[in-house]
Molecule: c-di-GMP-I riboswitch aptamer
Organism: Desulfobacteraceae bacterium
RNA sequence: GCGUGACAAGGGCAAAACAUCCGAAAGGGUGUGACGCAAAGCCUCUGGCCUAAAUCUUCUGAAAUUCAGAAGACAUGGCAGCAGGGCUGCCGCG
Numbered sequence: 001g002c003g004u005g006a007c008a009a010g011g012g013c014a015a016a017a018c019a020u021c022c023g024a025a026a027g028g029g030u031g032u033g034a035c036g037c038a039a040a041g042c043c044u045c046u047g048g049c050c051u052a053a054a055u056c057u058u059c060u061g062a063a064a065u066u067c068a069g070a071a072g073a074c075a076u077g078g079c080a081g082c083a084g085g086g087c088u089g090c091c092g093c094g
Stems, first nucleotide, its partner, number of pairs: 002094004012037002017032006035081001041087003045084003048079003055073008
């Protein structure tokens, strides 16, 4: 350097749930907590998935290029613990 995760050591991370905070939501931070993880370390580049505040369209109502309500579309919001890809890294074995 390449391959690999059977065994071993030191360890590391932390799902759900609960509390609290942020957020329109999805989701995220912190604490408790461990389902799991050899990159469950980091990055939304690709696909997928989640959400729909704003925006657009349609409809309805109203003293009306507006306002309110409803429905649909939509990521510019998210998921790196959905997969691929990129960057970095501990130990053992070959």